[in-house]
RNA sequence: CUUAUCGAGAGUGGCUGAGGGGACAGGCCCGAGGACGCCACAGCAACCUGGCGCUAGUGCCAAGGUGCUAAUUCCUGCCCAGUGGGGAGAGAUAAG
Numbered sequence: 001c002u003u004a005u006c007g008a009g010a011g012u013g014g015c016u017g018a019g020g021g022g023a024c025a026g027g028c029c030c031g032a033g034g035a036c037g038c039c040a041c042a043g044c045a046a047c048c049u050g051g052c053g054c055u056a057g058u059g060c061c062a063a064g065g066u067g068c069u070a071a072u073u074c075c076u077g078c079c080c081a082g083u084g085g086g087g088a089g090a091g092a093u094a095a096g
Base pairs, nucleotide, nucleotide: 001096002095003094004093005092006091011041012040013039014038015037019030020029021028024077025076026075027074042069043068044067047065048064049062050061051060052059053058054057073090078087079086080085
């Protein structure tokens, strides 16, 4: 850079100790009953991968490479629309 997906799903323990939810602004929320982060184990999903069918891109199974395990990518920010939403942009992940 290109393509695809992003309203689903899945947590315990240990260490640490004050902010955190990427940045900015406005909200909203999590947090000394220990958040965030790190480590271990467990789990979720099925992009790549492997296997088996049908068939020429799909179905099922597995889980080796990634990824993920508060809230829609927490919501809004720009455009259309006019309160139902749609699109763009940005971001994340995978494959190339």